About this RNA:
A computed fold for a 72-nucleotide RNA from a Xenococcaceae cyanobacterium, annotated as transfer RNA. The source organism's lineage runs through Bacteria, Bacillati, Cyanobacteriota, Pleurocapsales and Xenococcaceae. Rfam family: tRNA. Its mean pLDDT, the model's own confidence on a scale to 100, is 82.
């Protein structure tokens, strides 16, 4: 140097261009003489950064950043 993939909640993933969600985990409440377990519920996002196309982007395109992996 050249090229593929990923970047989304605290962690692991979703999500046809048309309100951004689940498990975990956290607080909280019900269960229990207590704890754990189970159960309901609530909180928690500039969708890596900047631009671009569109009415509408987390999805499409461009640049930069960061891992990871391949070739040379």
């Nucleotide at each position: 140097g050249g090229g593929a993939c990923a970047u989304u909640a605290g962690c692991u993933c979703a999500a046809u261009g048309g309100u951004a969600g689940a498990g975990c985990a956290a607080g909280c409440g019900a269960c229990u003489c207590u704890u754990a377990a189970u159960c309901g519920u609530u909180u928690g996002g500039u969708u890596g950064c900047g631009g671009g196309u569109u009415c509408g982007a987390g999805u499409c395109c461009c640049u930069c950043a960061u891992g990871u992996c391949c070739c040379a």